Description: Two RNAs folded together computationally: RNase P RNA and transfer RNA, 523 nucleotides in total. It holds a member of the Rfam family "Bacterial RNase P class A". Rfam's curators write: Ribonuclease P (RNase P) is a ubiquitous endoribonuclease, found in archaea, bacteria and eukarya as well as chloroplasts and mitochondria.
């Protein structure tokens, strides 16, 4: 100096002209509808996906549990979180750095295809082993059987003895062979083979023994803690999977601004079910009824155990008893309630000042918090925030030309490009989409000294 | 604003819950049957399992993010 990589925060083109758009305020004209003129203001880092967490509002709710769901190393931050910061451990990378659903597999259940001898209280295919039991061959102390020969005692037979040959058994020795048996070192299978490496040991082997490493248990020390370090003990018991069921711990009532509140309009007619009431008396009568009073379910108001006001239907039939009084039921009617179905779909509010932005100081490694100052920054109805032109900036292509010892760098005229996207109650995050320049660090290469 | 489902061969679908071989029908190709075609019979080809990443020895299947389509409620 260049290339590549990693991390971090930042901006989201600027100016001018011109034609438009939404909301608000004000003025003029007009009876009004509306027209004209002026001023103010008008998207984002993700407004997105709607994946988490809240605010706010309504509904439900004694408390607790079950079911269901989410989260899951430690400490801190926060209104809260599945988010953020710091740390631990594991892991990837040469490195800068990155990633981790990172509780429990000695609570229980389940799964581990194929291959392989054996896949979870495992197993013996190849292989290793002659220590043990058995087998075979050779040798061999000794014993026995048979045959022959020899010599002695003896009259002879039997018998005894010696030698030779042959057969059988056999203490013991040697050799062979893997039948029983021992082994799990090595080979082989697999993602994974029941601690690893080395030495001793052994028939061969094996934590069988020892050293180191790993693992488990105990103690001490450091740390708030996750955890780390050191020492001692244990011969190893405990494979993996919980993004399999599950267990443990913590958290969670439901719905969503079409929440909700107020006004206006509408709530008609209908179907089904339930509750209460449908009573008493008087007058008139042509004996069929007519009229009136009280009562009356319900509704309203108030000073709400009560009082006041208002007030629909108030009819017919059946049964028991029967002289009447009276008891029960049904239909119809009235009032009220529930469900279905139907109707209404306008206006105002909620609504944007908020866990708010910017600057400074302080605490903290940081996330973040505290104090002070300052600013007001879309609130529109399914929905405005845009188009064109010029100049400049930025990037790419191209390379006239130029600088340097060199790696390399600068660079005219010209051409092209300049993203993703778009508020709808509001915040905090996450995720995804996306243009540009900058800063820091790492690795590699080159050049000069 | 809230909820649910689907995506597998050219087409229509299973397999997913409970992980290990991707399968069925139609279509297509070849052979056979026929004088020829169809039908029938036999054989066969054809798959990024919507995309990316993760868990696992192993993913169409389990988990996360994204894309597309469909349906429902207020």
């Nucleotide at each position: 100096u260049g290339a590549u990589g990693c991390g971090g925060g930042u901006c989201a083109g600027g100016c001018g002209a011109u034609c438009g758009c939404g909301c608000c305020c004000c003025g003029c004209g007009g009876a009004a509808a509306c027209g004209c003129a002026g001023g103010g203001u008008g998207a984002g880092g993700a407004a997105a996906g709607u994946c988490c967490g809240a605010a706010c509002u309504c509904c439900a709710u004694a408390g607790g549990g079950c079911a269901g769901g989410a989260u899951g190393c430690u400490g801190g931050g926060u209104a809260a979180c599945g988010c953020c910061c710091a740390g631990g451990c594991c892991u990837c990378g040469c490195g800068a750095g990155g990633g981790g659903a990172c509780g429990g597999a000695a609570a229980g259940u389940g799964c581990c295809a194929c291959a392989g001898a054996g896949a979870a209280c495992a197993g013996a295919c190849c292989g290793c082993c002659g220590a043990c039991g058995g087998u075979g061959a050779g040798g061999g102390c000794g014993a026995g059987g048979c045959g022959g020969c020899c010599a002695g005692g003896g009259a002879g037979c039997u018998c005894c003895g010696g030698c030779c040959g042959u057969c059988u058994c056999u203490a013991c020795c040697u050799c062979a062979a893997a039948c029983g048996g021992g082994c799990a070192a090595g080979g082989g299978u697999g993602a994974a083979a029941c601690g690893g490496u080395g030495a001793g040991g052994u028939a061969a082997g094996a934590g069988c023994u020892c050293a180191c490493c790993g693992c488990c248990c105990c103690g001490c020390c450091g740390g708030u803690g996750a955890c780390g370090g050191c020492g001692g003990g244990g011969g190893c018991a405990c494979g993996g999977c919980a993004a399999a069921c599950c267990c443990c711990a913590u958290c969670c009532g439901g719905a969503g601004c079409a929440a909700g509140a107020c006004c206006a309009a509408a709530u008609a007619g209908g179907u089904u079910c339930c509750g209460c009431c449908u009573g008493u008396c008087c007058g008139c009568u042509u004996c069929g009824g007519c009229g009136g009073a009280c009562g009356g379910a319900g509704g309203g108001c108030g000073g709400c155990u009560c009082g006041c006001c208002u007030g629909a239907a108030u009819u017919u039939c059946c049964c028991g008893c029967a002289u009447u009084u009276u008891g029960g039921g049904a239909a119809g009617g009235g009032c009220g309630g529930a469900a279905c179905g139907g109707g209404u779909u306008g206006g105002u509010u909620g609504c944007u000042u908020g866990a708010g932005g910017c600057c400074c100081c302080g605490a903290g490694u940081a996330a973040u918090c505290g104090g002070g100052g300052u600013c007001c920054c879309a609130g529109a109805g399914a929905a405005a925030u845009g188009g064109u032109c010029g100049c400049c900036a930025c990037c790419c292509c191209g390379g006239c030309g130029g600088a340097g010892c060199g790696a390399u760098c600068c660079a005219a005229u010209g051409g092209g490009g300049c993203a993703c996207a778009g508020a709808a109650u509001u915040c905090g995050g996450c995720u995804u989409a996306u243009g540009a320049a900058c800063c820091g660090c790492a690795u590699c290469a080159g050049u000069g000294c | 604003c809230g909820g649910g489902g689907c995506g597998u061969a050219g087409c229509g679908c299973a397999g997913c819950c409970c992980g290990g071989u991707a399968g069925c029908g139609c279509a297509c190709u070849c052979g056979u049957u026929u004088g020829g075609g169809g039908u029938g019979c036999g054989a066969g080809u054809g798959g990024u399992c919507g995309g990316c990443g993760g868990u696992u020895c192993a993913a169409a299947u389990c988990c996360g993010c994204c894309c597309g389509c469909c349906c429902c409620g207020a």
Description:
Its mean pLDDT, the model's own confidence on a scale to 100, is 77.